[in-house]
RNA sequence: GGCUGGCCGGGCGACCGCGUGGAGGAGACUCCCCGAGGAAGGUCCGGGCUCCACAGGGCAAGGUGGUGGGUAACACCCACCCGGGGAAACCCGCGGGAAAGUGCCACAGAAAUCAGACCGCCGGCGUCGCAAGACGCAGGUAAGGGUGAAACGGCGGUGUAAGAGACCACCAGCACACCGGGUGACCGGUGUGGCUAGGCAAACCCCACCUGGAGCAAGGUCAGACAGUGCACGUUCGAGGGCGGCCCGCCCGAGUGCACGGGUAGACCGCUGGAGGCGGCCGGCAACGGUCGUCGUAGAUGGAUGGUCGCCACGCUUCGGCGUACAGAACCCGGCCUACAGGCCAGCCCAU
Numbered sequence: 001g002g003c004u005g006g007c008c009g010g011g012c013g014a015c016c017g018c019g020u021g022g023a024g025g026a027g028a029c030u031c032c033c034c035g036a037g038g039a040a041g042g043u044c045c046g047g048g049c050u051c052c053a054c055a056g057g058g059c060a061a062g063g064u065g066g067u068g069g070g071u072a073a074c075a076c077c078c079a080c081c082c083g084g085g086g087a088a089a090c091c092c093g094c095g096g097g098a099a100a101g102u103g104c105c106a107c108a109g110a111a112a113u114c115a116g117a118c119c120g121c122c123g124g125c126g127u128c129g130c131a132a133g134a135c136g137c138a139g140g141u142a143a144g145g146g147u148g149a150a151a152c153g154g155c156g157g158u159g160u161a162a163g164a165g166a167c168c169a170c171c172a173g174c175a176c177a178c179c180g181g182g183u184g185a186c187c188g189g190u191g192u193g194g195c196u197a198g199g200c201a202a203a204c205c206c207c208a209c210c211u212g213g214a215g216c217a218a219g220g221u222c223a224g225a226c227a228g229u230g231c232a233c234g235u236u237c238g239a240g241g242g243c244g245g246c247c248c249g250c251c252c253g254a255g256u257g258c259a260c261g262g263g264u265a266g267a268c269c270g271c272u273g274g275a276g277g278c279g280g281c282c283g284g285c286a287a288c289g290g291u292c293g294u295c296g297u298a299g300a301u302g303g304a305u306g307g308u309c310g311c312c313a314c315g316c317u318u319c320g321g322c323g324u325a326c327a328g329a330a331c332c333c334g335g336c337c338u339a340c341a342g343g344c345c346a347g348c349c350c351a352u
Stems, first nucleotide, its partner, number of pairs: 001349008010312007018035002021032004037326001041337002044335005049215004056248004061211005066080005081095001082093004096206002101204002103200003118145002120141003124137005153171002156168003172196001174193008219269004228260006240252004276295008313324004
């Protein structure tokens, strides 16, 4: 100088206040304990839990996408492979298939994919010219120029009028076969083949795997309030509903749908002890798993978790003071992503 991982994120005291719980009291009230986060956030993924359904089949729809492992599960994590960046530590990758098909490829350029003659090169014919050559016509040619992110392998030779994998050697790359290593992605090697195959799949699509719906305003218990009216469809000729969408099929079924009007918005359970935190040992490269010990740590719903003062720390200061990052639980977990003043620790790389 850099890379990576982890941690803290004002401290102490006094007083006042708020919420859950506990104790006392007939009551008023008094006392005691506890009371936001690393992201509680965005609500993007995955699960637990709850209710509905459990009769399935087909077609659609959505998601995931190198390999192996971890996990309750994942789009997460770990290890490795491949590709890219860096001198290195290390970092980045929405990383299946583009020789199954369809589609698209801005601008520039003649042409953007069963390619393509703008310039150039080449021979032929015609006209002009003493000639060299110039111009024109119909052709050949992808070696050279030019455009572009990208122009149908590279390079050397043979060949040719000029050229061209047309042919040949070497190299790159592809397909196939075999051998060796690896659980595997893949890697190394040998041979054969045709001479070459552009990009985009977060375009359709193809392949493999996965996927019921709704969500704690779930769901349940108790208490309380109220007023119906109109229209339509229907009760074995069945409205309507359920089986995630559609079709088939199955089940329930006597009420249902729409409009207007009326009433309530209280209490309790769910509710926090759970894939839980910390430490030791064991297994594993690791993620993680096993085992033993230990700890008790928010639960609101007009939604508590705050304020004042003193001292200290830090920052700014016009020396009077001012400020303390981002933010703030809402059923609970595992992730991802985003925000974050200031500071601390550890390991590694490079230079001296």

Model confidence (mean pLDDT): 77 of 100. Predicted 3D model of a 352-nucleotide RNA (Bacterial RNase P class A) from uncultured Nocardioides sp. Its Rfam family is "Bacterial RNase P class A". It is annotated as a ribozyme. Rfam links the family to the GO terms tRNA processing, dimeric ribonuclease P complex and ribonuclease P activity. NCBI's taxonomy places the organism under Bacteria, Bacillati, Actinomycetota, Nocardioidaceae, Nocardioides.